RNAcentral holds the full RNA, with entries from ENA, Greengenes and SILVA. A computed fold for a 350-nucleotide part of an RNA from an uncultured bacterium, annotated as small-subunit ribosomal RNA, central domain.

Context: one part of a larger RNA
RNA sequence: CUGGGCGUAAAGGGCGUGUAGGCGGACGUGUAAGUCGGGGGUGAAAGGCCAGGGCUCAACCCGGGACGGUCUCCCGAAACUGCGCGUCUAGAGAAAGUCAGAGGCAGGUGGAAUUCCUGGUGUAGAGGUGAAAUUCGUAGAGAUCAGGAGGAACACCGGCGGCGAAGGCGGCCUGCUGGGGCUUUUCUGACGCUGAGGCGCGAAAGCGUGGGGAGCAAACAGGAUUAGAUACCCUGGUAGUCCCACGCUGUAAACGAUGAGCACUAGAUGUGCGCGGUAUGACCCCGCGUGUGUCGCAGCUAACGCGAUAAGUGCUCCGCCUGGGGACUACGGUCGCAAGACUAAAACUC
Numbered sequence: 001c002u003g004g005g006c007g008u009a010a011a012g013g014g015c016g017u018g019u020a021g022g023c024g025g026a027c028g029u030g031u032a033a034g035u036c037g038g039g040g041g042u043g044a045a046a047g048g049c050c051a052g053g054g055c056u057c058a059a060c061c062c063g064g065g066a067c068g069g070u071c072u073c074c075c076g077a078a079a080c081u082g083c084g085c086g087u088c089u090a091g092a093g094a095a096a097g098u099c100a101g102a103g104g105c106a107g108g109u110g111g112a113a114u115u116c117c118u119g120g121u122g123u124a125g126a127g128g129u130g131a132a133a134u135u136c137g138u139a140g141a142g143a144u145c146a147g148g149a150g151g152a153a154c155a156c157c158g159g160c161g162g163c164g165a166a167g168g169c170g171g172c173c174u175g176c177u178g179g180g181g182c183u184u185u186u187c188u189g190a191c192g193c194u195g196a197g198g199c200g201c202g203a204a205a206g207c208g209u210g211g212g213g214a215g216c217a218a219a220c221a222g223g224a225u226u227a228g229a230u231a232c233c234c235u236g237g238u239a240g241u242c243c244c245a246c247g248c249u250g251u252a253a254a255c256g257a258u259g260a261g262c263a264c265u266a267g268a269u270g271u272g273c274g275c276g277g278u279a280u281g282a283c284c285c286c287g288c289g290u291g292u293g294u295c296g297c298a299g300c301u302a303a304c305g306c307g308a309u310a311a312g313u314g315c316u317c318c319g320c321c322u323g324g325g326g327a328c329u330a331c332g333g334u335c336g337c338a339a340g341a342c343u344a345a346a347a348c349u350c
C1' cells in the first nucleotide's frame, strides 16, 4: 500500500461556516471524453519463459515461438458516467399564517439572604469541634430592633421539562436579534450533501492595562489531629471568582467516550410543542408531524449492550487508528506577553 477497523480494546476532529475537491433527483434530446466491440500500427536487439538444435554433459552458444501497454490511430455502439440543450417537482430554498422556548446582545429594575457601618434595648459570653484551641467580646461582643452602604447570586415555579451547532443558557421588564416546529396553498426549479486548507465560535483555570470586591477561596499564617501532618477538621486570609472597556490564551472525561447527510427496517409506554378528527366548546380520547426519555422484535456485537435518537440494513463525503513503554516527549517549524498550544520523531527496551 492493499485491507481491517474507530461506544468501552489503538482510533470521531470541541463545535460551526465554507473554498478547492469528491458525490449528487425525474424525463427527453444531442455529443462521444470515460466505457464497450472490431481492425491497423507499434512495444529494437540482448535478457527472462516454452519447445528444438550445437560444443561428450552443463555453464555457454545458435535459430524459432509465445509473452509483454491504463500505448496510439481508424471504424462502429450509446445502456451507464461525463458534457451541451430543453422540460419537470418528489430534494433544497422562499413567501404567507401560526406556535413554543433559561437561544444571543444591550439597557433598566425587584425581593430574600450574607457581610460591613450608625443608633436603640441588653449583659457575659459568642464562635467553633469528635473533643478543643487559635479567633471575637466589659473599649460592651453574640442576641434583638430600626436605619444605611455595597457586591454577588437569583429560593419556590423547576420537571430524566425547554432552547442552542458546540461551549453553554434560569428573578422581572423593555429594545434589538439568531434558529426551530406546524398548516395550507403560492413561488424558485436541483439552487443539493460532504468538506483537505481557510475563517469564526469555544467551559474552567490562566495572562495584559485600568476599575470593582459582599460571600467564597488556591497560595499563605495560625490552632488542632498525628509518630510526623508541608493534608483531611477549625480560625483567618491574598490572587481569583464578578462586572466594565480593549484584548490574549484555545485547552477539557470539550462525553452519548458514538463525525455529518439521506433512505429503509416489528411493537409497547412516558413526556414537550404544533396541527387535524370527534365534540357546541374545553379536559379527555383518536390520528399526523416534530423533539426528548424508557422497555424491547429482528438484526448487530468479543461481551457488555445497541435496538426508528441504531452500535440494524445501505449509499456519499470528511477525520482518525495500525503492539506496550520511550512520548499528549525531543528537535525543527507555526502561534502566544507568558504559561504554554498545535504539528511530531528516533535511539533504546519489552
Base pairs, nucleotide, nucleotide: 003322004321005320006319007304008303012318014201015200016199017198021194022193023192025088026087027086028085029084030083031082033081034080035077036076037075038074039073040072041071042069049065050064052062053061054060091191092188093187094186095185096183097182098181099180103177104176105175106174107173108172109171110154115149116148117147118146119145120144121143125136126135162169163168206248207247208246209245210244211243215241216240220236221235222234223233259317260316261315262314263313264312267295268294269293270292271291272290273289274288275287276286277285299306300305323350324349325348332343333342334341335340
Its mean pLDDT, the model's own confidence on a scale to 100, is 84.